[in-house]
Context: one part of a larger RNA
Formats: sequence, structure tokens, C1' cells
RNA sequence: CCUGCACCUGGACAGAAAGACCCUAUGAAGCUUCAAUGUUCCCUGGGAUUGGCUUUGGUCCUUUCAUACACAGCUUAGGUAGAAGGCGAAGAAGGCCUCCUUCCGGGGGGCCCGAGCCAUCAGUGAGAUACCACUUUGGAAGGGCUAGAACUUUAACCUUGUGUCAGGACCUAAGGGCCAAGGGACAGUCUUAGGUAGACAGUUUCUAUGGGGCGUAGGCCUCCCAAAAGGUAACGGGGGAGUGCAAAGGUUUACUUAGGACAGACGGAGAUUGGCCCUCAGUGGAAAAGCAGAAGGGAGCUUGACUGCAAGACCCACCCGUCGAGCAGGGAUGAAAGUCGGCCUUAGUGAUCCGACGGUGCCGAGUGGAAGGGUUGUCGCUCAACGGAUAAAAGUUACUCUAGGGAUAACAGGCUGAUCUUUCCUAAGAGCUCACAUCGACGGGAAGGUUUGGUACAUCGAUGUUGGCUCUUUGCCACCCGGGGUUGUAGUAUGUUCCAAGAGUUGGGUUGUUCGUCCAUUAAAGUGGUACGUGAGCUCGGUUCAGAACGUCUUGAGAUAGUUCGAUCCAUAUUUGGUGUGGG
Repeated sequence: CCUGCACCUGGACAGAAAGACCCUAUGAAGCUUCAAUGUUCCCUGGGAUUGGCUUUGGUCCUUUCAUACACAGCUUAGGUAGAAGGCGAAGAAGGCCUCCUUCCGGGGGGCCCGAGCCAUCAGUGAGAUACCACUUUGGAAGGGCUAGAACUUUAACCUUGUGUCAGGACCUAAGGGCCAAGGGACAGUCUUAGGUAGACAGUUUCUAUGGGGCGUAGGCCUCCCAAAAGGUAACGGGGGAGUGCAAAGGUUUACUUAGGACAGACGGAGAUUGGCCCUCAGUGGAAAAGCAGAAGGGAGCUUGACUGCAAGACCCACCCGUCGAGCAGGGAUGAAAGUCGGCCUUAGUGAUCCGACGGUGCCGAGUGGAAGGGUUGUCGCUCAACGGAUAAAAGUUACUCUAGGGAUAACAGGCUGAUCUUUCCUAAGAGCUCACAUCGACGGGAAGGUUUGGUACAUCGAUGUUGGCUCUUUGCCACCCGGGGUUGUAGUAUGUUCCAAGAGUUGGGUUGUUCGUCCAUUAAAGUGGUACGUGAGCUCGGUUCAGAACGUCUUGAGAUAGUUCGAUCCAUAUUUGGUGUGGG
């Protein structure tokens, strides 16, 4: 080296299972609720089945009465109109009793009595309840109508009967006839309207995102980034707006502000004056670009903050958006030329559908109308997730499922090296003196790849995750044993530094622990790598499924790098590698 046998499992990112963690899907399902929308149960009202009598209350109509008081005034003057006479033996004035009302006055009834009483005249805004008519306020009595309420009745309807009958047996099984009793126009049923239970149903629950969640953002304006045209990204850096103004618009006319130094009585840093310099003033608001006989600040007159349009351009995927000479109409201002279709410019915003309100020489289902529609003008959306899915929508899943993703996280690896560890340079200073025996600030340069990170490159049709046990191997930045230098090294014991990886580097208590702490030793009880070495070697204490509990949070389902108890670790080795042992 070839070829066997028996063993061990480091590798074949070994096998098994289209990863259960994580993310994505305009995927699914279970569950929850003060998600939205519904359904049912239930409650309430109306109508039907559904009838009678009585009482009561209210509205309305009608008849007869009666009511009404500011002050002045014969007086208790409701209002208006007519009216000069009206009432009275069918009983006037007056007196007595009684009823209603009360502002002590008025009205009604009964008895006695027996012939007058009231108005027209003066006071009042208004003149007679003398008389007649209409009518208002609050009220009384009678009649009518009909919604309502209550009681009652029986004939619908309901319930009960060991009441009775059944003609062919039975009916004390259900059912039928008759009878009796109890309820009774209620209940029950149907229909309609309102309310109302996640009891039930089908759904929704956005996107961006240096994984996702939490946070923040989503459309518009301005500056920088932006690389001297324009344009240009990021969860890059600064700021704003979701309007305001009837003058802060148009036109005509005239004006110059803030600040600085200088000069000048009181007078100063600073009052008012002068010339000069300058644009830092002002411009409704953010910023930028602008603007001095102005775009800034006044005054006069006004409404062009117009109607119908529009050549041509800018911007631009589209839809939008922006500028605009000029023409016509009828105007404002100015002597006129002219200027004026809002504002110094750039934010101050919302498509379509639907609906509303005006105009309209348009259409009008045989015709004439109308309803309705068209057209034109205006209006109604934090549709702000701002190119707006619907008029109308939140959560939870560790009970979970599917399709996928290494397009995207957790372990490990890679890259990086902020952080970390080690080291070097400089040397202010400490070290009695003396930077460098020793320590070394402020700074600067490297190395390593053990920490915490960043990234998301390989792996989601699976690379099993902490600690321990077992068993390797390796670096040196050296814990111990060895050899030097130096010392602020007398010696001993140290300090610091150089060489050196040959050997070694403990046993226990607590905790799942690595770590840490404690006990007792030791020459010493080193630090790292090896997929935080090692689960087809072991364990299964911890993390990290399904059960349960506590604290906390939530209305709840549930959640919880909070705690606690419990909980399946598969495998006969093909190959490579290794160990032992044969043969050639």
C1' cells in the first nucleotide's frame, strides 16, 4: 500500500419531517368585545281574530246663562256697530229669606207690597246691561260626536272535570257530542313598527420600516444635501402652512426707512438738527430669491377679487398644475400715454359618484302638461392613510393551520471593529530632588477577533440552543516550575521587563447556572480559540409547545426577557476518518 473482521462515531453543513420560532400573504380557522353590519330570543306600541252595557275625563260643535272693577266720574264702563226710546198688573221701585261669585258690589230663585224704573243732559280717549246684533277672556248647566281610561257582562277565544252519552265491546288512553265550572274580549296566534342579548352569522382590523413590534411618518410650501442649467435618494439636516385682507385689491399722485461714525447750547450710550456711508428697516405668516423716487409707508377716487375667449409657451407617465400677448362686451382710475382678469413671489388643499340650491330659447315614452333628466353657476368630504377600495368595520391565538421566504429576524459562521482586550508614540504631572525604579493626564498610532454591537452575505424542502459530564487539539498576551536585565534591588519577600508553551494548573458548600461568593488546600489554582469544541457521545436542571396557579396589565379573548409546579431527546453506520487484530 491492497484486502478482511470486530468496534468508536469527528466529517459527509449525514438520515428522518416542503421549520412548529420569525416575517410575508389585500391566505385560513378558533375565540373575544363598548369593531361595523345583520339574524334570532325577548320587551313595547298599532292592526286583525274581537262583541255588549255603564261610568268617567279631554278636544271640538251647538243651546241657554253668566263673567270683565287703573284714575276721574251718579257706578264694577270687556270691544265694535246699530239705536232715540225701552221695560212694567204675564207685577216696576222697595223690604225679608236663600243660592253662586266677590274687589262688599253684582246676578238668580221664593215671599210681602202695589206703579213706577232706565236712557238722552255734566264728567271720560270711549256712553249706556234702556234695547238689539256680532265677538274676546275665564266659568256654569244641557245636548251631540269621537280617539282615551276604568269597572262590568257573555257569546267569540282559552283552561279544567274520577260529570255524562256513545246505538256492537271500551273510553279513568288520546279524541268526539252534551253539560258543568273557572278565566274572558284579556290571553294566545298572525302582521307591522320601535327597542334590545357575541346567544348566533359572515366579515374587516392600511402601508413605509436597515426583521417585525413600540415609536414616527404618509398630501402641500421653503432652504441645505444637490456635485455652478434643470432634475436627483435616505426613518438625512433645519423650519412652516391647512389661512388672512372689502383693504393688506385697482388706479392716480407725492414720500423714504433702520443702523453707523462725525459735527452741533443745556444733552449724557440714548430726545431733536445737519450732511455722509450703508441695506442690517419694512414687506400679515416659515424660509429663500427679491424690492429704495420701490414690491416699503401715506392720501384721493373706486371695485378688473369682471363676462365670453385665447395665439403661444413652461412643467409633465397620465390626471393635475403654471404663465400668457391679443380680440369682443361693459367698466375703474388718470389730463393723457396707459394700467387693471386680486394681493412682492413660491404653501393656505381633495378626483369621481351622489345630493342640494339658483339660471336655462334643451329633452319630455300617443298628444298637451308634469314628474324626471340634460346643461350652466355655486355649495356639501382632518375622504389628513390627503390619486380618495365601502354610506358603514376592532382585537387575540402558547389550541392553532396553509402557502412561501434565507427577498427577513433569533443560534453559529462571514465582513466590520464603534465598543472591548492588548500594545506603542508623545510626556503635563506624581515620585523630598529627578518625566521615564514605579505610576502616568490631555492627545495620537497600531494589533487581536474572546464582549456588547452594526450588517443581513450562505443556511427557513431544518446548520438542534445554555450549563454540566466525557474526551481532544491549539495560541501565548506566562498562573506555577526554568533562565536573564533593571530597581527608589542590603538580605528575605516584592515591583517592572525580556526569553521560554516542555510539564502542570485542586477538593468542596450555595445556585440550572457560565460567572460570582464562601470554606479548606496548593508551586500554581492562567487566559483564550476549537460551530460561545464536543447531544447519529451522555444528561435534560434552565430557556422554548400543549395543563395549572400567583402578581401585574386588558372590558374581554388573552399578554407578561415577572415568578412557580409538570411535561416523549429517534436511529441496525453506506462512505470517509479513527482504534484493535488477521491475510497478501